Predicted 3D model of a 152-nucleotide RNA (c-di-AMP riboswitch aptamer (ydaO/yuaA leader)) from a Frankiaceae bacterium.

[in-house]
RNA sequence: CGAACAGUCCCGCCUAAUCCAGCAGUGGAGCCGGGGACCCAGGUCCCUUGGGGUGAAUCGGUGCCGGCCGCGAGGCCGGCGUUGUAGGGCGAAGCAGGUCUUCCGCGCCCGAACCCGACAGCUAACCCGGUCGGCGGCCAACCGGAAGAGGA
Numbered sequence: 001c002g003a004a005c006a007g008u009c010c011c012g013c014c015u016a017a018u019c020c021a022g023c024a025g026u027g028g029a030g031c032c033g034g035g036g037a038c039c040c041a042g043g044u045c046c047c048u049u050g051g052g053g054u055g056a057a058u059c060g061g062u063g064c065c066g067g068c069c070g071c072g073a074g075g076c077c078g079g080c081g082u083u084g085u086a087g088g089g090c091g092a093a094g095c096a097g098g099u100c101u102u103c104c105g106c107g108c109c110c111g112a113a114c115c116c117g118a119c120a121g122c123u124a125a126c127c128c129g130g131u132c133g134g135c136g137g138c139c140a141a142c143c144g145g146a147a148g149a150g151g152a
Base pairs, nucleotide, nucleotide: 010137011136012135013134014133018029019028020027021026030131031130032129033128034127035126040121050119051116052115053114054113059084060083061082062081063080064079065078066077067076068075069074087110088109089108090107091106099149100148101147102146103145104144105143
């Protein structure tokens, strides 16, 4: 001098997951989720291959492997990989660029996981819960355009 790693403060992002009080247990506010009438919806029967919830996370193509069915052609299911998709998120900071919201374009990323336990349509009153966790960061990321709100 440089790089990597770790910690703290600050800033930013996903998420409902923030704030206040308290020594603590915990409580409150805000935000979020579920159950729950009339009305509406709901044809009937059968089926266990049940049905339902949180969430953007659904629905496909294809390769290989394994299992099952089939005389065969071939089909079904599962796993791993790969590639799309309904849908979702972000594009802050230092000079200049004022704040917020929405839309368009462009770019980058996600497109999981879990829970209830035979049971739930909507749903006023009412009832019951959650408020975790995971990331990133400063002279650089191209970000650009439009409308509105609010303020002066």
NCBI's taxonomy places the organism under Bacteria, Bacillati, Actinomycetota, Actinomycetes, Frankiaceae.